[in-house]
Molecule: transfer RNA
Organism: Actinomycetota bacterium
RNA sequence: GCCCACGUGGAGCAGCCUGGAGUGCUCGUCACCCUGUCAAGGUGAAGGUCGCCGGAUCGAAGCCGGUCGUGGGCGCCA
Numbered sequence: 001g002c003c004c005a006c007g008u009g010g011a012g013c014a015g016c017c018u019g020g021a022g023u024g025c026u027c028g029u030c031a032c033c034c035u036g037u038c039a040a041g042g043u044g045a046a047g048g049u050c051g052c053c054g055g056a057u058c059g060a061a062g063c064c065g066g067u068c069g070u071g072g073g074c075g076c077c078a
Stems, first nucleotide, its partner, number of pairs: 001074007010027005020058001029045005051067005
């Protein structure tokens, strides 16, 4: 230098292919219930610029282009 994959609540993921507006899982946090207490269990809630910028679209986490970061692969001769 070229190519590929990944980037999503505090943590780890799914969702992306096939656009309909933050949908879901596990853990964590908070409140309540349960229990003599804790743990375990039950119910509910809060928490998101979906890396960043731009584009197409009525509409983007998902499509297109650029860019940043992480990881991996290839290359440097003729």